The part of an RNA shown here (small-subunit ribosomal RNA, 5' domain) has 521 nucleotides and comes from a metagenome. The prediction has a mean pLDDT of 83.
Context: one part of a larger RNA
RNA sequence: GAAUGAACGCUGGCGGCGUGGUUAAGACAUGCAAGUCGAACGGGACAAUCGGUGUAGCAAUACAUCGGUUGUUCAGUGGCGAACGGGUGCGUAACACGUGAACAAUCUACCUCGAAAUGGGGAAUAGCUCACCGAAAGGUGAAUUAAUACCGCAUGUGGUCAGGACUCGCAUGAGUCUUGAACUAAAGUCAGGGACCGCAAGGCCUGACGUUUUGAGAGGAGUUCGCGGCCUAUCAGCUAGUUGGCGAGGUAACGGCUCACCAAGGCUAAGACGGGUAGCUGGUCUGAGAGGAUGAUCAGCCACACUGGGACUGAGACACGGCCCAGACUCCUACGGGAGGCAGCAGUGGGGAAUAUUGGACAAUGGGCGCAAGCCUGAUCCAGCCAUGCCGCGUGAGUGACGAAGGUCUUCGGAUUGUAAAGCUCUUUUGGCGGGGACGAUAAUGACGGUACCCGCAGAAUAAGCCCCGGCUAACUUCGUGCCAGCAGCCGCGGUAAUACGAAGGGGGCUAGCGUUGUUC
Repeated sequence: GAAUGAACGCUGGCGGCGUGGUUAAGACAUGCAAGUCGAACGGGACAAUCGGUGUAGCAAUACAUCGGUUGUUCAGUGGCGAACGGGUGCGUAACACGUGAACAAUCUACCUCGAAAUGGGGAAUAGCUCACCGAAAGGUGAAUUAAUACCGCAUGUGGUCAGGACUCGCAUGAGUCUUGAACUAAAGUCAGGGACCGCAAGGCCUGACGUUUUGAGAGGAGUUCGCGGCCUAUCAGCUAGUUGGCGAGGUAACGGCUCACCAAGGCUAAGACGGGUAGCUGGUCUGAGAGGAUGAUCAGCCACACUGGGACUGAGACACGGCCCAGACUCCUACGGGAGGCAGCAGUGGGGAAUAUUGGACAAUGGGCGCAAGCCUGAUCCAGCCAUGCCGCGUGAGUGACGAAGGUCUUCGGAUUGUAAAGCUCUUUUGGCGGGGACGAUAAUGACGGUACCCGCAGAAUAAGCCCCGGCUAACUUCGUGCCAGCAGCCGCGGUAAUACGAAGGGGGCUAGCGUUGUUC
């Protein structure tokens, strides 16, 4: 000098765009952050409407009850999602990350393209009802019911397996064709409709959305390897599933991944093993560069979700707002037993030099579900707070000397503050008041927002500080003090004439900031 997620002191007008718990991965009150589908399914409640029955009435009608249709809603069965999105950096020195390869050793829901199907049956169960237990959380029994829930059967384009041929390769092998047979699927819902069947619902036909098997793709995931990036030798030897083999099990898949047996191997001074520290990268800061430091915000990957362990479901998790076990902590309790997990968004107290609102909206972008309408979305878009940073603007402009007054200094003549002020003439950024008013939204839909922006009105009106002045280093005098009080980044000032302390006048620098402190180059 540059930089900063900064903090502290003094000061503080406005706007735009960013950033904002670096410390206790310490503890958390409250609200919200993952739902959705009635076009998979049966019920409950309510409303409307149609029809039947009953009561009152001469009647209209009113009420009650039963059934149908439609709509809304509630919990449940079922499907998809909840493995994304969001947070944090504890752990990790590792194929975790970066980069380049490999999988002939692999998986893949939704999506796209292709081929072929979607036949015929069955038994339950939640809900509801009844009974019971429990303080609660919740649970037990009985009866009964539906499905795109569950289970057999049929069919087999295909797939799987076995044999053969051909082609190819990179060792195990891969692909194509062909033969065989043991194995292997499925579910419906909605809309429209001419004939035909049916009392009707419907059958039937067509279409859409599904479902099943399979081939390919895209995107995603898993695994393996080469190379690369911290400190320490005051860590020198480490290792028994250890290193390899045969076989088996297991996995989507290779593999000591696991197991039985066999062999005695494997790593290491090019640093094994141990210890310390640490998420990695694109990047960021600095620097002429080489390099050094760093890894906030944004983006990619990884790891974690009170602590430790475990599996279940599923295409995908060993799962932040799922389950089970153990532990610590907190809460409820009728003492028998239960409930919880903000490193999601706000917010609380704690620790700290220090870090914000218990805000608005789904209008946009994106995500989940749904045929759709739509619903959900603290992702996101916005607003609020903070000079925390960067950038821009303002606090007036012109004129004005006999150089006012006051202050300060003085050699007492004057000098300086100083065109500075006043005065006169203007302007209106900002701010105030009034009017209009967006883009973002191709038809509808705007939280932001009556915001940005535009027009008009009045009025210099609402707006300057901080640090320094001995040398380095731009800027000097007077008074006070008297090695005191104090200053100080280094050298050093202060003991009676201090340009170095304190004050004043004057000056220098930067400016809505200035200075100090910490950290990096």